Notes:
Predicted 3D model of a 74-nucleotide RNA (transfer RNA) from Prauserella sediminis. RNAcentral holds the sequence, with entries from ENA and Rfam. Rfam family: tRNA. Rfam classes the family as a transfer RNA. The same sequence occurs in records of 10 taxa.
RNA sequence: GCCCCCGUAGCCCAAUUGGCAGAGGCACACGACUCAAAAUCGUGCAAGUGUGAGUUCGAGUCUCACCGGGGGCA
Numbered sequence: 001g002c003c004c005c006c007g008u009a010g011c012c013c014a015a016u017u018g019g020c021a022g023a024g025g026c027a028c029a030c031g032a033c034u035c036a037a038a039a040u041c042g043u044g045c046a047a048g049u050g051u052g053a054g055u056u057c058g059a060g061u062c063u064c065a066c067c068g069g070g071g072g073c074a
């Protein structure tokens, strides 16, 4: 230098080919249980999707540029 993949809650990760952003898990807070704690159970909690622009009635999803991470080739 060229090519490919990824970036969504504090963390891991869905969102199926553009049509309601949380379906889940962990963490956290409160409560129940316990002598107390752990485990378990109940309730709660939170995003506008790496940044900017474009297309569209509508974008996490498509297009362009850039940023960051990973891999391959030279």
Stems, first nucleotide, its partner, number of pairs: 001073007010026003013022001019057001028044005050066005